Predicted 3D model of a 100-nucleotide RNA (SAM riboswitch aptamer (S box leader)). The sequence was found by an Rfam model in a public genome assembly. Of the family's consensus pairs, 97% are formed in the model. The coordinates come from a structure-prediction model, not an experiment, and the mean pLDDT is 88.
RNA sequence: ACUUCAUCCAGAGUAGCUGAGGGACUGGCCCUAUGAAGCUACGGCAACCACGCUGCGGCGUAAGGUGCCAAUUCCAACGACUAAGGUCGGCAGAUGAAGG
Numbered sequence: 001a002c003u004u005c006a007u008c009c010a011g012a013g014u015a016g017c018u019g020a021g022g023g024a025c026u027g028g029c030c031c032u033a034u035g036a037a038g039c040u041a042c043g044g045c046a047a048c049c050a051c052g053c054u055g056c057g058g059c060g061u062a063a064g065g066u067g068c069c070a071a072u073u074c075c076a077a078c079g080a081c082u083a084a085g086g087u088c089g090g091c092a093g094a095u096g097a098a099g100g
Stems, first nucleotide, its partner, number of pairs: 002099007013042005021031003026076003043069003048065002050061004073092001078089004
């Protein structure tokens, strides 16, 4: 590489450097010189791993390993149902844990 399992309608940003892109892909719709992406510093959110407790259902903590800090994974895309609005499922993707 790939495989399995779980989660994805909650939450959380400032400064410095820099300077035009970014939101995975396609279509849309957005964000962006009142500063994109990136890097750095500090901060924060969350609780998968971790740690503690447990009546084994779960509860708590946040020092450590990850992750994350516009918009539901921004929306849709494929299928089913529905009078419609829409609902559900799937694909894809992301993150974690494990395997390999």